[in-house]
Glycine riboswitch aptamer, 92 nucleotides, folded computationally. It was read from a public genome assembly, where an Rfam model found it.
RNA sequence: AUGUAACUCUGGAGAAGCCCGGAAACGGGGACCGAAGGUGCAAGGCGGCUCACGCCGUCGAAUCUCUCAGGUAAAAGGACAGAGUGGAUGGA
Numbered sequence: 001a002u003g004u005a006a007c008u009c010u011g012g013a014g015a016a017g018c019c020c021g022g023a024a025a026c027g028g029g030g031a032c033c034g035a036a037g038g039u040g041c042a043a044g045g046c047g048g049c050u051c052a053c054g055c056c057g058u059c060g061a062a063u064c065u066c067u068c069a070g071g072u073a074a075a076a077g078g079a080c081a082g083a084g085u086g087g088a089u090g091g092a
Stems, first nucleotide, its partner, number of pairs: 006085006018029004031072003037068001038066001040064001044059006
């Protein structure tokens, strides 16, 4: 100087307080949401084959995609953003 782990504070969306059984615990049902986590891939990179065109394999981002997980009053959680503390790291 930077500041990616972690911690603290602040802001932070979407979608039924659904239906059935049950005293409750809980079980079952179809519907919906995307912003914990997870899945998928475009350009492009690399490798192989080919005279070449091209083909195949592999790597490959997101708030995109899927909806496995999670969620659908409040609370909690919450990607991300702002502020602070700050392990580690890099340079002189």